Two RNAs folded together computationally: RNase P RNA and transfer RNA, 472 nucleotides in total.
Rfam match: Bacterial RNase P class A. Rfam's curators write: Ribonuclease P (RNase P) is a ubiquitous endoribonuclease, found in archaea, bacteria and eukarya as well as chloroplasts and mitochondria. Gene Ontology terms of the family: ribonuclease P activity, tRNA processing and dimeric ribonuclease P complex.

C1' cells in the first nucleotide's frame, strides 16, 4: 500500500417556495378554501425461529409418529436468540497474555460403513524383513521347521506414544514419563481443574450414518376474528332410539273422567352418527343435523389498527447479557395504498493545501457529499441476507528499509 | 398470504458418499463425383458459497432462479 474477514456507529438538521396524506380546528348551500400537529428502515427483505393476540364441537389427559434443540451456569414473555464460563483446535506470543473456530449429548443399547492401495482396517495381520536351528553352495547366497510384529513400505487412518533394561531376535516383557480405565481427597452452583492412589497394559474412526437418550412443540392464522348493512333459494342422501310435558283429532268406555291409536311442537337423554391431525381414556355435538352431496346469494362499511414484553435519560444492583427505581415522551395508521423536488445554511465524512505541534493531535481556507442496499400494512423479541463511508482488531499478498 | 417441488456439458437424461456416463448437437477426418446415411475421433458439465468426511453431484447450513397448489 491495496485486498479479504469480523465487530462497532452513522446512513442528518434548520429555514423557505412549490406538491401531497391521515387527523384537529375554522369558513361556504355547495364545490372547495384557510390553519395546524405529524408523516418509512436498519435491514421495512428474506419468510429462517420465538411469541403476543385472536377463534377453533376439551383446545383435557396419555402414547405414538413426524419435527426441532443439545457442554455447564445464567438472562428473557419466549426461543433454534443473547451472555458469562468450561473443553477441544488454530494463529499469534515466548513463556505471561491475547484473537478466532465449534453442528461440543451417546460408538459399551443395537444395526451398519471405512472405497482404491496394502500382508493385514477391529478384537486384523506377514510383503520387505530380523533370529536360533538344519541341508545345500559355483561361498554371490539358496531351501526347509520355529520364533517375532520393534524396523522399513501400503494408506486418510495399522490395535497406545518416548526412552531404558531385558532377549536367540523382539514385544507392555519389565520399568519411568505421558495416554487410558477404575477408586479417593480438594476447589468450584456446575461443565470441569488440580492432587494422591491402584491398575490390566488395552477398550480404531464415522451418529450433518440409521439410531439411543434428554428436553421442547394442540392446531389454524389479522385475507385471524368481531359487530353493522344488504341479498338469495332451496333441494337432496345415509343411518336409529327412549322419556316427559302440552295441544289437537279418532276410537272406546264412561261422564269428575280413563284406556288405545296416529301425527305435531318444546325439552330432556343416548355415545346410531359426528368433532377433539393416528390410538387410548375422557370430553363435547346429537335424533334429524352440527355428517355428506348438489345449488345461489355477499366479495360494502365500520373495528381489529396502533400507548407498547414502548422508547429517552439518570440512578442502583451484576464480569456480562440484563434486571430494579425516579423523570420526561407519544412520533404513518393507509385502504389500491401518500411522504416528492429546488434552494440557502450548518453539522458529519472525504479531498487538497496552509500553520503549529513530543510520535498521536489541533486550527485556518477552498472543493466535494446524501451516496449504496433500498420503502410499511397486527405488532413485537431475534437470526439470515443486500449494502455505502468511518473506527478496531485479524489475516495473509505485494514492494521499501 | 400459506404450502410443497425443482436445479447435471448447447439440449434430453444416468450415476448407492469412492473414475460425473449415455444420446443429441456442433467441430475434424474418412467414406462417396457430390450430399445423406455410416465409421472415427474431438468439444464441452454438477446453480453459487461455506462446512462435514480421508473423500461430496449425492449428506448440511446459507443464498439464486424456476415451476405447481390453496386461498
Nucleotide at each position: 500500500g491495496a485486498c479479504g474477514c469480523u465487530a462497532g456507529a452513522c446512513a442528518g438538521g434548520c429555514g423557505a417556495c412549490c406538491g401531497c396524506g391521515u387527523c384537529c380546528g375554522g369558513a361556504u348551500c355547495a364545490c372547495u378554501c384557510c390553519g395546524g400537529c405529524c408523516g418509512a428502515g436498519g435491514a421495512a427483505a428474506g419468510u429462517c425461529c420465538g411469541a403476543a393476540c385472536a377463534c377453533g364441537a376439551a383446545a383435557g389427559g396419555a402414547c405414538g409418529a413426524c419435527g426441532g434443540u443439545g457442554g455447564u451456569g445464567g438472562g428473557u414473555a419466549a426461543c433454534g436468540c443473547c451472555c458469562a464460563c468450561c473443553g477441544a483446535c488454530c494463529c499469534c506470543g515466548c513463556u505471561g497474555c491475547g484473537g478466532g473456530u465449534c453442528a461440543g449429548g451417546g460408538a459399551c443399547a443395537g444395526u451398519g460403513c471405512c472405497a482404491c492401495a496394502g500382508a493385514g482396517a477391529a478384537c486384523a495381520g506377514a510383503c520387505c524383513g530380523c533370529c536360533u536351528c538344519c541341508g545345500c553352495u559355483u561361498c554371490g547366497g539358496c531351501g526347509g521347521c520355529g520364533g517375532c510384529a520393534a524396523g522399513g513400505g501400503u494408506g486418510a487412518a495399522a490395535c497406545g506414544g518416548u526412552g531404558c533394561g531385558g532377549u536367540a531376535a523382539g514385544a507392555g516383557c519389565g520399568c519411568a514419563c505421558c495416554g487410558c480405565c477404575c477408586g479417593g481427597a480438594c476447589g468450584g452452583c456446575g461443565a470441569c481443574g488440580c492432587c494422591c492412589g491402584g491398575g490390566g497394559c488395552a477398550c480404531g474412526g464415522c451418529a450433518a450414518a440409521c439410531c439411543c437418550c434428554a428436553c421442547c412443540g394442540c392446531g389454524u392464522g389479522c385475507a385471524a376474528g368481531c359487530g353493522c348493512a344488504a341479498g338469495c333459494a332451496g333441494c337432496c342422501c345415509c343411518u336409529c332410539g327412549g322419556a316427559a310435558c302440552g295441544a289437537c283429532c279418532u276410537u272406546g268406555g264412561c261422564u269428575u273422567c280413563c284406556a288405545a291409536g296416529a301425527g305435531c311442537g318444546u325439552u330432556c337423554c343416548u355415545c346410531a352418527c359426528c368433532g377433539c391431525g393416528g390410538u387410548c381414556c375422557g370430553c363435547g355435538g346429537g335424533a334429524c343435523a352440527u355428517g355428506g352431496g348438489c345449488g345461489g346469494g355477499u366479495c360494502g362499511c365500520g373495528u381489529g389498527c396502533u400507548a407498547g414484553a414502548g422508547g429517552g435519560c439518570g440512578u442502583c444492583g451484576g464480569c456480562a447479557a440484563c434486571g430494579g427505581c425516579g423523570c420526561c415522551c407519544c412520533g404513518a395508521g393507509a385502504g389500491a395504498a401518500a411522504u416528492g423536488g429546488u434552494c440557502g445554511c450548518c453539522a458529519c465524512g472525504g479531498g487538497a493545501u496552509c500553520g503549529c505541534c513530543u510520535c498521536g493531535g489541533c486550527g485556518g481556507u477552498c472543493c466535494c457529499c446524501g451516496c449504496a442496499c433500498a420503502g410499511g400494512a397486527u405488532u413485537c423479541g431475534g437470526c439470515u441476507u443486500a449494502c455505502g463511508u468511518c473506527u478496531a482488531g485479524c489475516g495473509g499478498c505485494a514492494g521499501c528499509a | 398470504u400459506g404450502g410443497g417441488g425443482a436445479u447435471u456439458g448447447g439440449u434430453g437424461u444416468a450415476a448407492c458418499g469412492g473414475u460425473a456416463g449415455c444420446a443429441c448437437g456442433a467441430c475434424u477426418g474418412g467414406c462417396u463425383c457430390u450430399g445423406a446415411a455410416c465409421c472415427a475421433g474431438u468439444u464441452a458439465g454438477u446453480c453459487c458459497a461455506a462446512g462435514u468426511u480421508c473423500g461430496a453431484a449425492u449428506c448440511u447450513u446459507g443464498g439464486a432462479u424456476c415451476c405447481c397448489c390453496a386461498g